[in-house]
RNA sequence: UCACCGAAAAGGCAAAAUCCGGGGGACCGGAUGACGCAAAGCCACCUACCCGGAACGGGAAGAGGGGUUACCGAA
Numbered sequence: 001u002c003a004c005c006g007a008a009a010a011g012g013c014a015a016a017a018u019c020c021g022g023g024g025g026a027c028c029g030g031a032u033g034a035c036g037c038a039a040a041g042c043c044a045c046c047u048a049c050c051c052g053g054a055a056c057g058g059g060a061a062g063a064g065g066g067g068u069u070a071c072c073g074a075a
Stems, first nucleotide, its partner, number of pairs: 005073002012037002017032006035062001041068003045065003049059003
């Protein structure tokens, strides 16, 4: 240094719930909050799921796979 890995420390993210705002809805943004997370950073490509009368439409990355980028550092 690379691949794997996850002890310690630093730093990071933030479930439920409540409040405010947006949306027809799934759901999204903000505040409080911390259940958890070593990619719980990012991307709807695949499977599953959700909304919708339906679309080749929309949602969801904190369901699994895949792609891609990255902090720290013992064994």

c-di-GMP-I riboswitch aptamer from a Geobacteraceae bacterium, 75 nucleotides, folded computationally. The organism belongs to Geobacteraceae, within Bacteria. The coordinates come from a structure-prediction model, not an experiment, and the mean pLDDT is 86. The RNAcentral record of the sequence draws on Ribocentre.